[in-house]
Molecule: Bacterial RNase P class A
Organism: Dehalococcoidia bacterium
RNA sequence: CAAGUAAGCCGGGUGACCGCUCUCUUUCAGACCAAAGCGGAAGGGGGAGGAAAGUCCGAGCUCCACCGGGCAGGAUGCUGGGUAACACCCAGGAGGGGUAACCCUACGGAAAGUGCCACAGAAACAUACCGGCCCGCCUGAUGCGGACUAAGGGUGAAAUGGUGAGGUAAGAGCUCACCAGCGACCGGGUGACCGGUCGGCUGGGCAAACCCCAUCCGGAGCAAGACCGAAUAGGAGGACCAGAAGGACGCCCGGCCUGUCCUCGGGUUGGUCGCUUGAGGUGAUGGGUAACUGUCACCCCAGACAGAUGGUCACCGCUUGAUUGGAAGCAGGAUGAAGGUUACGGCUGUAAACUGAAUCCAAUCAGGUACAGAACUCGGCUUACAGGCUUGCUUGGCUA
Numbered sequence: 001c002a003a004g005u006a007a008g009c010c011g012g013g014u015g016a017c018c019g020c021u022c023u024c025u026u027u028c029a030g031a032c033c034a035a036a037g038c039g040g041a042a043g044g045g046g047g048a049g050g051a052a053a054g055u056c057c058g059a060g061c062u063c064c065a066c067c068g069g070g071c072a073g074g075a076u077g078c079u080g081g082g083u084a085a086c087a088c089c090c091a092g093g094a095g096g097g098g099u100a101a102c103c104c105u106a107c108g109g110a111a112a113g114u115g116c117c118a119c120a121g122a123a124a125c126a127u128a129c130c131g132g133c134c135c136g137c138c139u140g141a142u143g144c145g146g147a148c149u150a151a152g153g154g155u156g157a158a159a160u161g162g163u164g165a166g167g168u169a170a171g172a173g174c175u176c177a178c179c180a181g182c183g184a185c186c187g188g189g190u191g192a193c194c195g196g197u198c199g200g201c202u203g204g205g206c207a208a209a210c211c212c213c214a215u216c217c218g219g220a221g222c223a224a225g226a227c228c229g230a231a232u233a234g235g236a237g238g239a240c241c242a243g244a245a246g247g248a249c250g251c252c253c254g255g256c257c258u259g260u261c262c263u264c265g266g267g268u269u270g271g272u273c274g275c276u277u278g279a280g281g282u283g284a285u286g287g288g289u290a291a292c293u294g295u296c297a298c299c300c301c302a303g304a305c306a307g308a309u310g311g312u313c314a315c316c317g318c319u320u321g322a323u324u325g326g327a328a329g330c331a332g333g334a335u336g337a338a339g340g341u342u343a344c345g346g347c348u349g350u351a352a353a354c355u356g357a358a359u360c361c362a363a364u365c366a367g368g369u370a371c372a373g374a375a376c377u378c379g380g381c382u383u384a385c386a387g388g389c390u391u392g393c394u395u396g397g398c399u400a
Base pairs, nucleotide, nucleotide: 001396002395003394004393005392006391007390008389009388010387012316013315014314015313016312017311018310020047021046022045023044024043025042026041027040028039030038049371053382054381056380057379058378059377060376061221062220063219064218066255067254068253069252070251071250073217074216075215076214077213078092079091080090081089082088093107094105095104096103097102108212109211113210114209115206116205117204129153130152131149132148134146135145136144137143161179162178163177164176165175166174180202182199183198184197185196186195187194188193225273226272227271228270235264236263237262238261239260240259245258246257247256280299281298282297283296284295285294286293287292317369318368319367320366321365322364323363324362325361326360327359330356331355332354339348340347341346
């Protein structure tokens, strides 16, 4: 310097004028007087995000009297740790990708059972199509029968573990060496797993197929819910009725509590709370490989409701292009003016004008300034994002 990889930050700023909204203090008396609420003036303070998006997970909070046992259903799926919790995060293990830094994994079980593996192929839980060897019969040659074989060939994603040697009639873990798998034992580790020794030689894959195993799990959701006021129709009809019916999603059993359910029709749709102090933020310091966490100090950082947080002007920042000027280089000029040398054939060799493209700096002009807007709150994941900055690590090149 280039390429890559991991993590983090910013993503507009300043000023003036006008405007919106919340809150606090003071004040005016307007408005209202049924509740709650609304208005004017002055001053102080606050007012969108890293994703506010998706609505995919987990919770806080609210309501549904419910409790126990069982079935069904759903979710997760290597190990350990973190957290309020999680399908998240951190650290490891195994497998895979990459030269590497790093990245990915729907990562429990196929000897509990069922099921699938199309087509091709002789055969896909089961073998002999071609081929090889031996014996017998026959033939000019081609052939037929018997026994052995799974090393070679073919088909396929996958065919009685792989490579090599010995051995054999020809072959085969038949035997041996190395490797993979499986089993036993020993050692290390909290664990997933790893290492070593020995052994018989050893028939797959799919569970993001049904299933089995382990762990966990009420439902609904701020349009939850609570209060105030007002109005209507103190509505009508039906079923069951203590052995009935109902009681957080379904079913069964037991307990406990209580009047339950269905159809038709009517009224209100106004206001307040919930609603922002939080599993909160920042700094220092201690523990921890890390995620995270303890202690101390400081800070308060939107709360709208047809839904506020804006508009105009100026300057600046960042960025794209054009023009002008400057700086140091690159390529051509250069098959080489000059110079040097020569065996006179040549060899060597420093430059300029000029041309071209690009880099950096400055000025001027023109354009642009990403993705995108809270609606109860928080921890995550996923997706979108013009441009800019910082740091660690890996690989390659150059220089010293």